[in-house]
RNA sequence: AGAGGCGCAGAAUAUAAAAGUAUCGGGACAACUGCGACAAGACGCACCCGAAAAAGGAUAUUUUGCCGAAAUCGUAUAUUGGUCUUGAUUCGAUAUGCGGUUGGUCGCUACGGUGAACAACCCUGCGACUGUCACCUUCGAUAAGGUGGAGCACU
Numbered sequence: 001a002g003a004g005g006c007g008c009a010g011a012a013u014a015u016a017a018a019a020g021u022a023u024c025g026g027g028a029c030a031a032c033u034g035c036g037a038c039a040a041g042a043c044g045c046a047c048c049c050g051a052a053a054a055a056g057g058a059u060a061u062u063u064u065g066c067c068g069a070a071a072u073c074g075u076a077u078a079u080u081g082g083u084c085u086u087g088a089u090u091c092g093a094u095a096u097g098c099g100g101u102u103g104g105u106c107g108c109u110a111c112g113g114u115g116a117a118c119a120a121c122c123c124u125g126c127g128a129c130u131g132u133c134a135c136c137u138u139c140g141a142u143a144a145g146g147u148g149g150a151g152c153a154c155u
Stems, first nucleotide, its partner, number of pairs: 001155002005067001007066009023051005033046004037089001038087005070102013103130006112122003132149007
C1' cells in the first nucleotide's frame, strides 16, 4: 500500500410508525382499590370533552470516512435518569481508564437489557455461507476435498 462483501461506521433528506401517546386546558373524583423500580411519607394519575408534540429506533435514497473497519462485555471513577424527600436497595445512560471477546455475513436462539413495538439491536449458544493462513489427501496441473488457527493476521 492492497483485498474479503447484503463489508463497517457517520451525515443529510424523505416516509411510515411512535400516537391521538406524553403534555396542556376544562369538567368529575367521599372512601376504598390499582399504578408511578424497591421501602416509608407525600404528591399525582385512573373517567369524560377539547387541543396536541418530540426523541431514540425503522425503511429508502444520496453522500463522507474507512477494512479492529467497528461492535460488544466486565470492572473502577465521575456525572446523570426512572414524580418529590430519605435510603447502606435496584435497573439504566454518558465520558474516561484498565482488561477481555469477535476474520466477515446470514439464519435460529435461553435468561436478561434497550425500545411504543410481537420491529430492530445487544448478550448467550448453535448452524450455514464466505475470505485468509497452516497441515493433509487426490489430481499431470490450475483446481477440488478434509482438519485446525486467528486480524498484533493475510497479500
This is a predicted structure of a 155-nucleotide RNA (Lysine riboswitch aptamer) from a mouse gut metagenome. Its mean pLDDT, the model's own confidence on a scale to 100, is 80.